[in-house]
RNA sequence: AGAAAGAUAGUUCAAUUGGUAGAAACUUGGUCUCCAAAACCAAAAGUUAAGGGUUCAAGUCCCUUUCUUUCUG
Numbered sequence: 001a002g003a004a005a006g007a008u009a010g011u012u013c014a015a016u017u018g019g020u021a022g023a024a025a026c027u028u029g030g031u032c033u034c035c036a037a038a039a040c041c042a043a044a045a046g047u048u049a050a051g052g053g054u055u056c057a058a059g060u061c062c063c064u065u066u067c068u069u070u071c072u073g
Base pairs, nucleotide, nucleotide: 001072002071003070004069005068006067007066011024012023013022019056027043028042029041030040031039049065050064051063052062053061
């Protein structure tokens, strides 16, 4: 320099070919227990990397930029 993949909760990852943004774990509270752990119940946690475009509607499609990984030279 060229090519490909990826960026979503503090963390690890989903989201059905455009139609309500979810799970686990962590944290907090409760039940249970002599206490704690485990188990169970509940809650909190989101500018979907950034900006723009298309659309009634974008995490998803298109363009640009940033960052990470891999491949070629």